[in-house]
C1' cells in the first nucleotide's frame, strides 16, 4: 500500500415518534429520542431515482410543469480510526 469487517477497544453519527422554529408544501434546523450505520465524514441533484407543487400553462383535472427538496433510494469522487489477511 492493498483487499475486508470474525472478534476487541476508543469514540462517533441517528431513523420513527415528539416539542419548539422556517416554509406553500415536500422538507430542514435545534431539544429530547434510538431503528439503525464501518465512512450514517465531507462534496456532487448537469449520473439514475424518488417527494412537493407555491408560481405558471390549458385540456380546468385526484391534471402538467422545480427554479424548491431528498446524499439514511442506488451510484460517483475525497479523506480517515481500530482489528484482521
Nucleotide at each position: 500500500u492493498u483487499u475486508c469487517g470474525a472478534u476487541a477497544a476508543u469514540g462517533g453519527c441517528a431513523a420513527a415518534c415528539u416539542c419548539a422554529u422556517u416554509g406553500a408544501a415536500a422538507a430542514a434546523u435545534g431539544g429530547g429520542g434510538a431503528c439503525g450505520c464501518a465512512a450514517a465524514g465531507c462534496c456532487c441533484a448537469u449520473g439514475g431515482g424518488u417527494c412537493u407543487a407555491a408560481g405558471g400553462u390549458c385540456u380546468a383535472g385526484u391534471a402538467c410543469u422545480a427554479u424548491g427538496a431528498c446524499a439514511g433510494c442506488c451510484g460517483g469522487g475525497u479523506u480517515a480510526c481500530c482489528g484482521a489477511a